[in-house]
Context: one part of a larger RNA
Molecule: small-subunit ribosomal RNA, central domain
Organism: metagenome
RNA sequence: CUGGGCGUAAAGCGCCCGUAGGCGGCGUAUCAAGUGUGACGUGAAAGCCCUCGGCUUAACCGGGGAAGGGCGUCGCAAACUGGUAUGCUAGAGUGCCGGAGGGGGAGGCGGAAUUCCUGGUGGAGCGGUGAAAUGCGUAGAGAUCAGGAAGAACGUCGGUGGCGAAGGCGGCCUCCUGGACGGACACUGACGCUGAGGGGCGAUAGCGUGGGGAGCGAACGGGAUUAGAUACCCCGGUAGUCCACGCUGUAAACGAUGGGCACUAGGUGUGGGGCGGAAAGCCCGCUCUGUGCCGGAGCAAACGCAGUAAGUGCCCCGCCUGGGGAGUACGGUCGCAAGGCUGAAACUC
Numbered sequence: 001c002u003g004g005g006c007g008u009a010a011a012g013c014g015c016c017c018g019u020a021g022g023c024g025g026c027g028u029a030u031c032a033a034g035u036g037u038g039a040c041g042u043g044a045a046a047g048c049c050c051u052c053g054g055c056u057u058a059a060c061c062g063g064g065g066a067a068g069g070g071c072g073u074c075g076c077a078a079a080c081u082g083g084u085a086u087g088c089u090a091g092a093g094u095g096c097c098g099g100a101g102g103g104g105g106a107g108g109c110g111g112a113a114u115u116c117c118u119g120g121u122g123g124a125g126c127g128g129u130g131a132a133a134u135g136c137g138u139a140g141a142g143a144u145c146a147g148g149a150a151g152a153a154c155g156u157c158g159g160u161g162g163c164g165a166a167g168g169c170g171g172c173c174u175c176c177u178g179g180a181c182g183g184a185c186a187c188u189g190a191c192g193c194u195g196a197g198g199g200g201c202g203a204u205a206g207c208g209u210g211g212g213g214a215g216c217g218a219a220c221g222g223g224a225u226u227a228g229a230u231a232c233c234c235c236g237g238u239a240g241u242c243c244a245c246g247c248u249g250u251a252a253a254c255g256a257u258g259g260g261c262a263c264u265a266g267g268u269g270u271g272g273g274g275c276g277g278a279a280a281g282c283c284c285g286c287u288c289u290g291u292g293c294c295g296g297a298g299c300a301a302a303c304g305c306a307g308u309a310a311g312u313g314c315c316c317c318g319c320c321u322g323g324g325g326a327g328u329a330c331g332g333u334c335g336c337a338a339g340g341c342u343g344a345a346a347c348u349c
Stems, first nucleotide, its partner, number of pairs: 003321004007303002012317001014201004021194003025088007033081002035077008049065006091191001092188004096183003103177007110154001114150008125136002162169002206247006215241002220236004258316006266294012298305002322349003331342004
């Protein structure tokens, strides 16, 4: 010396499932591997320490002794860890009843709007902007009425509200299906937590094949603006946006906050349930589970967090270790490609 950290300074894997491993509730019995203790053995010499001695002293050197982590053998102990056996129900799970929800998948249906087409009315403009122009329009536009077609998205309700592990999910109906929550009992009996590898899911953009294409709209063309204008504004407009199947696997994938369990003042709103009271559709109290705000202790560099912790502890995983070079090069691996993942160094400050 045997570290400190990860909301914003570098640092939580985008999310979940799960293998190995790590960690793990209450009781009894037993074993004695870990653990503790005793004895013995070993622990070369030199060195360190004690002591005696030799060089005039010291350094140095010589003699004797002690000590020694560790390792081995035997014995003892049995609290704790562990093994075995047996039991328990507080963790975890199952069954039953109940209500909530844009959770997921499939099929069907609806109205508003937009664009286009056809026809009627009508007759000079429309559109667009800061102002204009490109553009559209007497081959009849715009406006208006009727009919038809298509695709995409679902106004109000709508909420600081709900659901989902995350990404995400919003018109209505039907079918299939996952999870969470509440309630009274019954059951299983630690079956648990985390999770290196691994597997799955994963917005947008992008890719492959086929379809679709109303609106919007990278690229592109044109009109403006400007010193220029490869932009911002305007008129057009192709990929794309949509669907099916298959890839890609990224993000400010954010709460920039990994998961689990327990404990630690309060106040106030709101979603879903239960119980009690009630002048019983009001409302009040208690309680479980979500979701917000305020705030105390505590924490924090501050900002702030504060029972949904960034407080106090325990368990497991991931990650950081000055800036640039660089998420680059090389190698490996995955991908059709684009590229993803892993991930340096020289040099420099």